[in-house]
Context: one part of a larger RNA
RNA sequence: UGACGGGGGCCCGCACAAGCGGUGGAGCAUGUGGUUUAAUUCGACGCAACGCGAAGAACCUUACCUGGGUUUGACAUCCUGUGAAUCUUUGAGAGAUCAAAGAGUGCCUUCGGGAACACAGUGACAGGGUGGUGCACGGUUGUCGUCAGCUCGUGUCGUGAGAUGUUGGGUUAAGUCCCGCAACGAGCGCAACCCUUGUCCUAUGUUACCAGCGGUUCGGCCGGGGACUCAUAGGAGACUGCCGAGGUUAACUGGGAGGAAGGCGGGGAUGACGUCAAGUCCUCAUGGCCCUUAUAUCCAGGGCUACACACGUGCUACAAUGGCCGGUACAACGGGCUGCAACGGAGCAAUCCUGAGCGAAUCUCUUAAAACCGGUCUCAGUUCGGAUUGGAGUCUGCAACUCGACUCCAUGAAGUUGGAAUCGCUAGUAAUCGCGAAUCAGCAACGUCGCGGUGAAUACGUUCCCGGGUCUUGUACA
Numbered sequence: 001u002g003a004c005g006g007g008g009g010c011c012c013g014c015a016c017a018a019g020c021g022g023u024g025g026a027g028c029a030u031g032u033g034g035u036u037u038a039a040u041u042c043g044a045c046g047c048a049a050c051g052c053g054a055a056g057a058a059c060c061u062u063a064c065c066u067g068g069g070u071u072u073g074a075c076a077u078c079c080u081g082u083g084a085a086u087c088u089u090u091g092a093g094a095g096a097u098c099a100a101a102g103a104g105u106g107c108c109u110u111c112g113g114g115a116a117c118a119c120a121g122u123g124a125c126a127g128g129g130u131g132g133u134g135c136a137c138g139g140u141u142g143u144c145g146u147c148a149g150c151u152c153g154u155g156u157c158g159u160g161a162g163a164u165g166u167u168g169g170g171u172u173a174a175g176u177c178c179c180g181c182a183a184c185g186a187g188c189g190c191a192a193c194c195c196u197u198g199u200c201c202u203a204u205g206u207u208a209c210c211a212g213c214g215g216u217u218c219g220g221c222c223g224g225g226g227a228c229u230c231a232u233a234g235g236a237g238a239c240u241g242c243c244g245a246g247g248u249u250a251a252c253u254g255g256g257a258g259g260a261a262g263g264c265g266g267g268g269a270u271g272a273c274g275u276c277a278a279g280u281c282c283u284c285a286u287g288g289c290c291c292u293u294a295u296a297u298c299c300a301g302g303g304c305u306a307c308a309c310a311c312g313u314g315c316u317a318c319a320a321u322g323g324c325c326g327g328u329a330c331a332a333c334g335g336g337c338u339g340c341a342a343c344g345g346a347g348c349a350a351u352c353c354u355g356a357g358c359g360a361a362u363c364u365c366u367u368a369a370a371a372c373c374g375g376u377c378u379c380a381g382u383u384c385g386g387a388u389u390g391g392a393g394u395c396u397g398c399a400a401c402u403c404g405a406c407u408c409c410a411u412g413a414a415g416u417u418g419g420a421a422u423c424g425c426u427a428g429u430a431a432u433c434g435c436g437a438a439u440c441a442g443c444a445a446c447g448u449c450g451c452g453g454u455g456a457a458u459a460c461g462u463u464c465c466c467g468g469g470u471c472u473u474g475u476a477c478a
Stems, first nucleotide, its partner, number of pairs: 001478002003475003007472007015462002019425005026316008034307002042053002064302007077124002079121005086103007107114002127292003131289001133287001138284001139280003142276001144274001149188006155164003168179003194268004199236007209225002213223003239262001242256002245253002318418001322377006334365003339358002344353003384415001389410007431454007
């Protein structure tokens, strides 16, 4: 100087408390451990691994296993020879591949040949490795933590390690600002500048809008309009700026005016010096090491989907604030040409047929659902709940047996609110309701990332638990 203390002081955080809803019990989905297996590829392991890498494992992916093949190789450069490339067909085979037949003879040319490309050969060079080492590394990421800290120059003090500044008194979300002070300044962080949302103004009105006028098939549909909504740009606006009470300053507390918004307005992006030899050699890059007729490479099938069990994360429920039936209303974000698909028709339905329109403020996905109105059920393992199983189908795809999703009929399991324990959340939040997208042929999505609808309760307070900041103290620790 740090680190640590079941030492002390001060302060903060959904840390506790006050509340609301869950998890832990059930069924299913998914990840992991374990076990099993020819293989169940690999990585990730307290917080900070476990719906994680994986924003899509039927084949492919795929790295694993079994079997069948290849060895200058599936991929790059050079050399030699042959043939344009390429396409079609037949036979053998699980396919990789092997064998054969046919079509085709292009481009440049100094007519020697050359450029692509294919096949064969030979060796070079080295080509290949998702083989090992993340404790050799780059890059990148998590974490403490969006916590308020971390340092430097000069000066001064100390023999020195170092100290001072950065401590103290206030204040703040903040090393934020003020005052004091052997310090005076500065840098990285904080804040602001950026994006978005909330109000207004100006400009422009198509594919958006429709107040007034006219028409109307009653649909902004048409003429038209440039008001409004909205869209896209550019501006204005908020700064404790103003008033006044307390308060010396900085601020803060409570209030007022004006205002759409008031004291950081809400949300995001933004992550200091460093810590964990934290994660990643399987994104990529890369040093040593290792393999080179195999640890490379091609193919078929299987596996990654196994199942006495244990744990994590979710979904659906256990019902009447509900289930079912009928009617009826209101969104936003996004996507679309190998695509989204309207209207019409068939089917109980999944879906199919047809195919208008649309590279989209125009067409379409697209009926939002909860809500509301009416009816029914009457507390029961039920008209709750939907697992499981049988049958019949639809779609995607070369192919749904291992191993897809969905529909219909039948079946109708556990479950009556969950022990110890434990998690999230302070406002348009929790809770609840649906919608969209990426990946993607299809889909195991109940996941993830977004979007809007409805919309609470509670916070006395800081004694305690957890984590953190700061000052101080003790130490046989570094």

This is a predicted structure of a 478-nucleotide part of an RNA (small-subunit ribosomal RNA, 3' major domain) from an uncultured prokaryote. The RNAcentral record of the full RNA draws on ENA.